[in-house]
Context: one part of a larger RNA
RNA sequence: CGCAGGAGAUUUGAGAGGAGCUGUCCUUAGUACGAGAGGACCGGGAUGGACGAACCUCUGGUGUACCAGUUGUCCUGCCAGUGGCACAGCUGGGUAGCUAUGUGCGGAAGGGAUAAGCGCUGAAAGCAUCUAAGCGCGAAGCCCGCCUCAAGAUGAGAUUUCCCAUCCGGGUUAACCGGGUAAGACCCCUGAUAGACUACCAGGUUGAUAGGCCGGAGGUGUAAGUGCAGCAAUGCAUUCAGCUGACCGGUACUAAUAGGACGAGGG
Numbered sequence: 001c002g003c004a005g006g007a008g009a010u011u012u013g014a015g016a017g018g019a020g021c022u023g024u025c026c027u028u029a030g031u032a033c034g035a036g037a038g039g040a041c042c043g044g045g046a047u048g049g050a051c052g053a054a055c056c057u058c059u060g061g062u063g064u065a066c067c068a069g070u071u072g073u074c075c076u077g078c079c080a081g082u083g084g085c086a087c088a089g090c091u092g093g094g095u096a097g098c099u100a101u102g103u104g105c106g107g108a109a110g111g112g113a114u115a116a117g118c119g120c121u122g123a124a125a126g127c128a129u130c131u132a133a134g135c136g137c138g139a140a141g142c143c144c145g146c147c148u149c150a151a152g153a154u155g156a157g158a159u160u161u162c163c164c165a166u167c168c169g170g171g172u173u174a175a176c177c178g179g180g181u182a183a184g185a186c187c188c189c190u191g192a193u194a195g196a197c198u199a200c201c202a203g204g205u206u207g208a209u210a211g212g213c214c215g216g217a218g219g220u221g222u223a224a225g226u227g228c229a230g231c232a233a234u235g236c237a238u239u240c241a242g243c244u245g246a247c248c249g250g251u252a253c254u255a256a257u258a259g260g261a262c263g264a265g266g267g
């Protein structure tokens, strides 16, 4: 921009893509078969491998500043307590998120038409013949079925709801211009869900969208100060303390204010 008014929502599915794998064991059954050795079809069940997409409860990884320990050095006048730099200084842990080696799940079942092949009926050709007419069965393959996209499918589909029906103002009451209405966008606060941007999701005071604050979870592992013991290093008590990014819940304290523009009259 189109989809012959303008919008919100829900859809149909032409068409396109994905998936499609397979082992072992148990049972049927030591049965059928076979002199024996050996040893099934068909059917039922269990458990794996590789592959795939999803997820983070568990097991782990990461987690650049969440907690603690610690070396050297500098600053904070000194002590103590902090802070800076040294790969994040190094080391031990670790929330959310993201992850695999972790977890659950998938291939199917079923239907239709067939291939090779196996048949029924059956002539040409009094017989015979699956074929010439006709009718069956038959594959991991084909078409459906499962998952995803999908009406720019210009062949532009369908359903449903909302707005207007010449309302107001201007105008030489003519063409025409402007306004209001459904709705959407701009703008703003944002997202574990969406993401390069855009788009998409959730919100904009009739508000929990983000930050802050409060409470909690989880993490770290018992802060500082003070007291006591010890000559001291240090230990003990206060203290399962203190601190705490993303997680959960709450709370309008801060910021989403204000605002204008756009938007039909039905070829």
Base pairs, nucleotide, nucleotide: 001152005163006162007161008160009159010158011157015149016148017147018146021049022048023047024046025045026044027043033038051106052105054103055102059100060099061098062097066093067092068091069090070089071086072085073084074083076081110144111143112142117137118136119135120134164266167179168178169177170176186259187204188203191200209255210254211253212251213250214249215248216247218244219243220242225238226237227236228235229234

The part of an RNA shown here (large-subunit ribosomal RNA, domain VI) has 267 nucleotides and comes from an Ignavibacteriales bacterium. Taxonomically the source falls in Ignavibacteriales (Bacteria, Pseudomonadati, Ignavibacteriota, Ignavibacteria).